[in-house]
RNA sequence: AGAGUAGGUCAAAUGAUCGCUGCCUCGCUUCAGUCGUUUGGCGAACGAGGGAGAGGAAAGUCCGAGCUCCGCAGGGCAGGGUGCUGGGUAACACCCAGUCCUGGUGACGGGAAGGAAAGUGCCACAGAAAUCAAACCGCCCUGGGAGAUUCUUUGUCUCCCAGGGUAAGGGUGAAACGGUGAGGUAAGAGCUCACCAGCUCCGGUGGUGACACCGGAGGCUAGGCAAACCCCACCCGGAGCAAGACCGAAUAGGAGAGCGCUGAAGGUUGCCCGCCUAAGCUCUCGGGUAGGUCGCUGGAGACCUCGAGUAAUCGCGGUCCUAGAUGAAUGAUCAUUGUCCUUUGGAGAGUGAUCUCCGAUGGAAACAGAACUCGGCUUACGACCUGCUUUGUUC
Numbered sequence: 001a002g003a004g005u006a007g008g009u010c011a012a013a014u015g016a017u018c019g020c021u022g023c024c025u026c027g028c029u030u031c032a033g034u035c036g037u038u039u040g041g042c043g044a045a046c047g048a049g050g051g052a053g054a055g056g057a058a059a060g061u062c063c064g065a066g067c068u069c070c071g072c073a074g075g076g077c078a079g080g081g082u083g084c085u086g087g088g089u090a091a092c093a094c095c096c097a098g099u100c101c102u103g104g105u106g107a108c109g110g111g112a113a114g115g116a117a118a119g120u121g122c123c124a125c126a127g128a129a130a131u132c133a134a135a136c137c138g139c140c141c142u143g144g145g146a147g148a149u150u151c152u153u154u155g156u157c158u159c160c161c162a163g164g165g166u167a168a169g170g171g172u173g174a175a176a177c178g179g180u181g182a183g184g185u186a187a188g189a190g191c192u193c194a195c196c197a198g199c200u201c202c203g204g205u206g207g208u209g210a211c212a213c214c215g216g217a218g219g220c221u222a223g224g225c226a227a228a229c230c231c232c233a234c235c236c237g238g239a240g241c242a243a244g245a246c247c248g249a250a251u252a253g254g255a256g257a258g259c260g261c262u263g264a265a266g267g268u269u270g271c272c273c274g275c276c277u278a279a280g281c282u283c284u285c286g287g288g289u290a291g292g293u294c295g296c297u298g299g300a301g302a303c304c305u306c307g308a309g310u311a312a313u314c315g316c317g318g319u320c321c322u323a324g325a326u327g328a329a330u331g332a333u334c335a336u337u338g339u340c341c342u343u344u345g346g347a348g349a350g351u352g353a354u355c356u357c358c359g360a361u362g363g364a365a366a367c368a369g370a371a372c373u374c375g376g377c378u379u380a381c382g383a384c385c386u387g388c389u390u391u392g393u394u395c
Base pairs, nucleotide, nucleotide: 001391002390003389004388005387006386007385008384009383010382012337013336014335015334016333017332018331020053021052023050024049025048026047027046029045030044031043033042034041035040055367059378060377062376063375064374065373066372067240068239069238070237079236080235081234082233083232084098085097086096087095088094099113100111101110102109103108114231115230119229120228121225122224123223136170137169138166139165140164141163142162143161144160145159146158147157148156149155178196179195180194181193182192183191197221199218200217201216202215203214204213205212206211244294245293246292247291254285255284256283257282258281259280265277266276267275268274301320302319303318304317306315307314308313339364340363341362343360344359345358346357347356348355349354
């Protein structure tokens, strides 16, 4: 220097101008809003001032909770989830520490990791055969035939056919029914034996435990897949802030009361008569809708010190308040500084590869936007810092 690995920090800063959304204060301002006896109170608008205003993931909505409503004596079925051990937590499928397996030269990673000698099922292609085994080549035996050899032959050799044995060897495959050696055999084979690996059972030692190590016995060997069905153990009511609670118009419709064909009500110039049309009119109550208010952000809260613990985390104490919008605000421009990159100048360190510092020019700056709230996971993404590993180069 390249490549990598583990962890951490930030999410540029300051100022000016112009804006956006809530909140607070003020006003010789405005209002056909509302209350009131009046120049007053409340509310709204406008103006001025002050203060606040997105994230590490606000995202995906994948888990777990709080909260709300509904359901619920108890038990079971169905369905879903989880699945090594110990700990943490409100809880978890999360986190920490370990065990075992596994990837990497390594730093360091990954694992839904119970059961396949309960049962069922599946194992592409290739291959003879993919699991109560199987014979393609090869090897061996028997029988028959042909040829060669030989003095002759029932001997020996080669080839063909039929039957049988054989899992040593070849070949196929991701995977072929333990490995090595000896005995044995026609050839072979855990067929027998020795050692090794592995399995089951028993015992001992260490560990809270998963498990590790040691010893003994057995039968000689057992393929993989359970994020296939299934078995075993444990856990699980449903819906979700558009939850839910409150206030509540206009119009239409409902209920009740009163009046009304013995003419209400409407029209006809303000009133009465008259005339015309004429079956409804008025009041009250309750439900629902539009709309509004609450839920709503002070909480398993943030930061710091000390203590317990390997750690996750927990405890004591102190300090702080940090968006609550609802078609949905949190922005834009400029200047300076900082960071990184390109080109380049100078100085310094080193034997050197190279590095550091000070300038100049030109550029770059990611992913992404709260919507009831937390704890996680996953995904997206920029810069910097620290520890460690490895490779190359130079000495």

This is a predicted structure of a 395-nucleotide RNA (Bacterial RNase P class A) from a Syntrophobacteria bacterium. It is recorded under the gene name rnpB. Of the family's consensus pairs, 94% are formed in the model. The coordinates come from a structure-prediction model, not an experiment, and the mean pLDDT is 76. The sequence is in RNAcentral, with records from ENA. Its Rfam family is "Bacterial RNase P class A". By type it is a ribozyme.